[in-house]
């Protein structure tokens, strides 16, 4: 060049075309507790990588691009 593959909350991951996108972990508050951890409760945080296309409905099919790998020459 070819071919495969992954891309989804700060991280790590999951989600059979339809439920309000969701799980640890992180962070902010609050209860506990002498004070920290430590546990428990809540909350906040996503243009599902970008743009078409099917489809009553698209994180999901599916085509172009982008950026990460991996083969291979």
């Nucleotide at each position: 060049g070819u071919c495969c593959u992954u891309g989804u909350a700060g991280c790590g991951c999951a989600a059979u075309g339809g439920a309000u996108u969701g799980c640890g972990u992180g962070u902010u508050g609050g209860a506990c507790u002498u004070c920290u951890a430590a546990u428990c409760c809540a909350a906040a945080g996503g243009u599902c990588g970008u743009g078409g296309g099917u489809u009553c409905c698209a994180a999901u099919c599916u085509c172009a691009c982008c950026a990460g790998g991996a083969a291979u020459g």

Transfer RNA from Trichonephila clavata, 73 nucleotides, folded computationally.
Its Rfam family is "tRNA".
The RNAcentral record of the sequence draws on ENA and Rfam.